[in-house]
RNA sequence: GCCGUCGUAGCUCAGUAGGUAGAGCGUUCGGCUGUUAACCGAUUGGUCACAGGUUCGAGCCCUGUCGACGGCG
Numbered sequence: 001g002c003c004g005u006c007g008u009a010g011c012u013c014a015g016u017a018g019g020u021a022g023a024g025c026g027u028u029c030g031g032c033u034g035u036u037a038a039c040c041g042a043u044u045g046g047u048c049a050c051a052g053g054u055u056c057g058a059g060c061c062c063u064g065u066c067g068a069c070g071g072c073g
Base pairs, nucleotide, nucleotide: 001072002071003070004069005068006067007066010025011024012023013022019056026044028042029041030040031039049065050064051063052062053061
């Protein structure tokens, strides 16, 4: 230098063919318990890496940039 995959909540990851962004863990509060843990209920959660484009509508499609990983030279 070229090619590929990935970037979504504090963490680990889903998100189907473009149509209201989700789960588990965690946070906080409460229940239970002599206390803690466990368990149960509720609660809290997002500029979908950044910028632009296409579209009535983009996490998803297209272009560029940045970053991580892998391959080729």
Description: This is a predicted structure of a 73-nucleotide RNA (transfer RNA) from Methanobrevibacter ruminantium M1. It matches the Rfam family "tRNA". It is annotated as a transfer RNA. The source organism's lineage runs through Archaea, Methanobacteriati, Methanobacteria, Methanobrevibacter and Methanobrevibacter ruminantium. Its mean pLDDT, the model's own confidence on a scale to 100, is 80. The gene name in the source record is tRNA-Asn-GTT-1-1.